[in-house]
Molecule: SAM riboswitch aptamer (S box leader)
Organism: soil metagenome
RNA sequence: AUCAAGAGGGGUGGAGGGAUUGGCCCAAUGAAACCCCGCCAACCAUCCGGUCGCGCCCGCGAUCGGAAACGGUGGCAAUUCCAUCAGGCUCCAAGCGAAAGCCUGGGAGAU
Repeated sequence: AUCAAGAGGGGUGGAGGGAUUGGCCCAAUGAAACCCCGCCAACCAUCCGGUCGCGCCCGCGAUCGGAAACGGUGGCAAUUCCAUCAGGCUCCAAGCGAAAGCCUGGGAGAU
């Protein structure tokens, strides 16, 4: 900085998995894990261009945009599956609150 998009088959394996907790899901029509192959994605690296800085050129750096899946990293159920903390709105209602629905910000997590 981004997280509403995207992308799965086979083999081994044999009961868990979706971080925690709650919910809700996935799983013997085979979970986790490992292996093979495939795919997705522009985070790193690479290439091109704009702007700015180092006085100018060169070169380098910052930043923005684009290309690119050959390299590195990551990913391939569900919005990061939803919530979790705080505030607000709607609904309900005489009032206060609960439940339910929604919004904003934060936290945590992933890259």